[in-house]
């Protein structure tokens, strides 16, 4: 130095261009002599950063940043 692909909650990953969600982790409560399990509730985001399209963008387009695989 080029090429391809990725970024979403504290972790893992979801979400057809139209309310941004699970599940774990946390916090509180049930239940237990109690502690794990199970159960119910809360918690918790500037969708990686700037434009651009559009009525509307986590999505689409384009640059820039990261992280991965691959070629020189």
């Nucleotide at each position: 130095g080029g090429g391809c692909u990725u970024g979403u909650a504290g972790c893992u990953c979801a979400a057809u261009g139209g309310c941004a969600g699970a599940g774990c982790a946390g916090u509180c409560g049930g239940c237990u002599c109690a502690u794990a399990a199970c159960c119910g509730a809360c918690c918790g985001g500037u969708u990686c950063c700037a434009g651009g399209u559009u009525c509307g963008a986590a999505u689409c387009c384009u640059g820039g940043c990261g992280g991965g695989c691959c070629c020189a």